[in-house]
């Protein structure tokens, strides 16, 4: 010098890990300005009936927590794998001096 290959650079990719965000799961959760049933009390009637409708209970709505399956997203001196490039850095063979 030349050629292979790694290293460190770079692009993708599968996989693994730390978030994020949506989703699910279960709670919880509107004094009235959510629904439902509405005690009492109210209004209505000659009287039933009948009416609006607080508390109360139910069920939820935003929101807060919770669970962590799926989706997505951003890392990573993490494994794998297919490429690209070098003024670097290293080993192998081979030729010259």
């Nucleotide at each position: 010098g030349g050629u292979c290959g790694g290293g460190c650079c770079u692009c993708g990719u599968g996989g693994g890990u730390a978030g994020g965000u949506g989703u699910c799961u279960c709670g919880u959760g509107a004094a009235c300005c959510u629904g439902g049933u509405c005690a009492g009390g109210g209004c209505u009637u000659g009287a039933u009936c009948g009416c609006a409708g607080c508390a109360g209970c139910c069920a939820u709505a935003a929101g807060c927590g919770u669970c962590u399956u799926c989706a997505u997203u951003u890392g990573c001196g993490c494994c794998g794998u297919g490429g690209g490039u070098g003024u670097c850095c290293u080993g192998g063979c081979c030729g010259c001096c």